RNA sequence: GGUUAGGUCCUCUGCAAUGGCUUGCCGUGAACCUGGUCAGGUCCGGAAGGAAGCAGCCAUAAGCGAUGCAUGUCAUGUGCCGGAGGGUUGCCUGGCUGGA
Numbered sequence: 001g002g003u004u005a006g007g008u009c010c011u012c013u014g015c016a017a018u019g020g021c022u023u024g025c026c027g028u029g030a031a032c033c034u035g036g037u038c039a040g041g042u043c044c045g046g047a048a049g050g051a052a053g054c055a056g057c058c059a060u061a062a063g064c065g066a067u068g069c070a071u072g073u074c075a076u077g078u079g080c081c082g083g084a085g086g087g088u089u090g091c092c093u094g095g096c097u098g099g100a
Stems, first nucleotide, its partner, number of pairs: 001097008009086006015079002017076005023070003026065003034059004042051003
């Protein structure tokens, strides 16, 4: 000096982290226009019994709530972790090789 491989560089992508959004779990949650059970009382009936059904209780719909967990999704040099490709202009490391 040449050549070659890898790293640094660039692009794409995967994974993780961080943040946002969404859904679920949890809780709460309807005077009446949800359901169940319906005290009291009301109605029908000679009676036996039946009917509707307020309050209450229970379960929930829409909605609301706090943080935590889980699902999905988006973004970001947060990581320079993995994979593929590009570039040999420069730098670093190694191999081979020519000359002085």